[in-house]
Annotation
This is a predicted structure of a 525-nucleotide part of an RNA (small-subunit ribosomal RNA, 5' domain).
Context: one part of a larger RNA
RNA sequence: GAUUGAACGCUGGCGGCAAGCCUCUUACAUGCAAGUCGAGCGAGAACGUUACUUCGGUAGCUAGUAAAGCGGCGCACCGGUGAGUAACGCGUAGGAAUCUACCUUUCAGCGGGGGAUAGCUCGGGGAAACCCGAAUUAAUACCGCAUACACCCUAAGGGGGAAAGAGGGCCUAUCCUUGGAAGCUCUCGCUGUUAGAUGAGCCUGCGUGAGAUUAGUUUGUUGGUGGGGUAAUGGCCUACCAAGACUACGAUCUCUAGCUGGUGUGAGAGGACGAUCAGCCACACUGGGACUGAGACACGGCCCAGACUCCUACGGGAGGCAGCAGUAGGGAAUAUUGGACAAUGGGGGCAACCCUGAUCCAGCUAUGCCGCGUGUGUGAAGAAGGCUCUAGGGUUGUAAAGCACUUUAAGUAAGGACGAAAAGAAUAUAGUUAAUACCUAUAUUCCGUGACUUAACUUACAGAAUAAGGACCGGCUAACUCCGUGCCAGCAGCCGCGGUAAUACGGAGGGUCCAAGCGUUAAUC
Numbered sequence: 001g002a003u004u005g006a007a008c009g010c011u012g013g014c015g016g017c018a019a020g021c022c023u024c025u026u027a028c029a030u031g032c033a034a035g036u037c038g039a040g041c042g043a044g045a046a047c048g049u050u051a052c053u054u055c056g057g058u059a060g061c062u063a064g065u066a067a068a069g070c071g072g073c074g075c076a077c078c079g080g081u082g083a084g085u086a087a088c089g090c091g092u093a094g095g096a097a098u099c100u101a102c103c104u105u106u107c108a109g110c111g112g113g114g115g116a117u118a119g120c121u122c123g124g125g126g127a128a129a130c131c132c133g134a135a136u137u138a139a140u141a142c143c144g145c146a147u148a149c150a151c152c153c154u155a156a157g158g159g160g161g162a163a164a165g166a167g168g169g170c171c172u173a174u175c176c177u178u179g180g181a182a183g184c185u186c187u188c189g190c191u192g193u194u195a196g197a198u199g200a201g202c203c204u205g206c207g208u209g210a211g212a213u214u215a216g217u218u219u220g221u222u223g224g225u226g227g228g229g230u231a232a233u234g235g236c237c238u239a240c241c242a243a244g245a246c247u248a249c250g251a252u253c254u255c256u257a258g259c260u261g262g263u264g265u266g267a268g269a270g271g272a273c274g275a276u277c278a279g280c281c282a283c284a285c286u287g288g289g290a291c292u293g294a295g296a297c298a299c300g301g302c303c304c305a306g307a308c309u310c311c312u313a314c315g316g317g318a319g320g321c322a323g324c325a326g327u328a329g330g331g332a333a334u335a336u337u338g339g340a341c342a343a344u345g346g347g348g349g350c351a352a353c354c355c356u357g358a359u360c361c362a363g364c365u366a367u368g369c370c371g372c373g374u375g376u377g378u379g380a381a382g383a384a385g386g387c388u389c390u391a392g393g394g395u396u397g398u399a400a401a402g403c404a405c406u407u408u409a410a411g412u413a414a415g416g417a418c419g420a421a422a423a424g425a426a427u428a429u430a431g432u433u434a435a436u437a438c439c440u441a442u443a444u445u446c447c448g449u450g451a452c453u454u455a456a457c458u459u460a461c462a463g464a465a466u467a468a469g470g471a472c473c474g475g476c477u478a479a480c481u482c483c484g485u486g487c488c489a490g491c492a493g494c495c496g497c498g499g500u501a502a503u504a505c506g507g508a509g510g511g512u513c514c515a516a517g518c519g520u521u522a523a524u525c
Base pairs, nucleotide, nucleotide: 001525002524003523004522006521007520008519009518010517013372014371015370016369017368018367019365020364021330026328027327028326030325031324032323035073036072037071040070041069048061049060050059051058052057080283081282082281089208090207091206092205093204094203095202098200099199103196104195107192108191109190110189111145113143114142121134122133123132124131125130151160152159153158165188166187167186168185169184170183174181175180176179209255210254211253216246217245218244221243222242223241224240225239226238227237228236258280259279260278261277262273263272265270285306286305287304288303289302308319309318310317311316336362338361339360340359344358345356346355347354348353375405376404377403378402385396386395387394388393409466411461412460413459414458415457419452424446425445426444427443428442429441430440431439469514470513471512472511473510474495475494476493480509481508482507483506484505490497491496
């Protein structure tokens, strides 16, 4: 000098863009943060309201709605934190022995049966959490049979293995004939399979801290064979056999640490750091374990053990903010128990739509960067006052007052975009089809969705009106005098000042440098 996720002191007008628990991976009250689908399934309220009424009710609408259950998909994403980890964890360059829901794509199929079960109802137990029994019911839930390939196994003969339906339209040849059944057709879905895409698992070379006041380490250890296990290679596991494997090019041990893109500094080389943003990893009260699933050994899932907190009828139960807010504690120190799904993205759904503390916004903080303002011109009687003085004067100082203007920002009032693309409706055309239905695509028209928003921006109004401080002035280092003090009180980054004329202490006047900041402290180069 530059820089900071800074803090402290004094001061403080506005706006834009960013940033905001670095400390205890400490404990957490409360609310919210993951649901959705009735176009998979059986069932199905109420408040309210309308009509009737014998005033007890009954019927309709609400509504096939809400709440719940079975089932499907999602909950492995998103979001948080950095404790652990010196490691194939990360970075980079490669590799072969793998899996991959949804999506795109290839080929083929979706035939015929069965038995349950939740919910509901009834009965029972329990303080509760919840549990038990009986009866009954559905499915795209579950289980056989059939068939099956370019699938799997094989001793090459053979063997094994699947599925589910739902919704819209038509009545054209069949049947009852209002309309349906069968049928036709379209869309979605289901089963097996091919290729891809995406994502994930695994292996290897090289690189990636400190300490020798750590020199030896290792027994599933190193390798082989058989077997097991995994999606897959492999001591990953196991039995047997061999006795190896690593190490001064630093093994082992100890301490420290998430890694990277990058950030700051510097002419560079380098040394320092790893907040925000992005990629990877690890963790989710502590330790362990598996289940489900395409994917987890799963933050807001399960089981066991432990610590802690809460409820209890003492028999037993409930919980996990390192999600967003918020509280206590710790600390020099770090924000609102806000708004909206309008946009972007995600989950579910054919869709409408629902959910989304992701996200977009707003609130707080000079924490940083950037921009703007606190007025402009004129004005010498060089006013008064202050300070100083050689007592004449000098200085503050065109500074003020006065006069003439301007109105940015703030204030008040009025207007007012972009962010909106959609979705829906109608019409037309094309595709599909038996069809002018339906559905899909495109085009046109209509309608129409904004949290922010009392915003951006524009205009009008009034009036200099509402807006300057901080540090320093001995040298380094830009800026000097007076008074007080008298080695005292004090200053100080270094040199050093102060013992009676202190430009160095304290005050004043004046000056210098920065400026909504200025200084100090801490930290890095």

The full RNA is in RNAcentral, with records from ENA and SILVA. The coordinates come from a structure-prediction model, not an experiment, and the mean pLDDT is 87.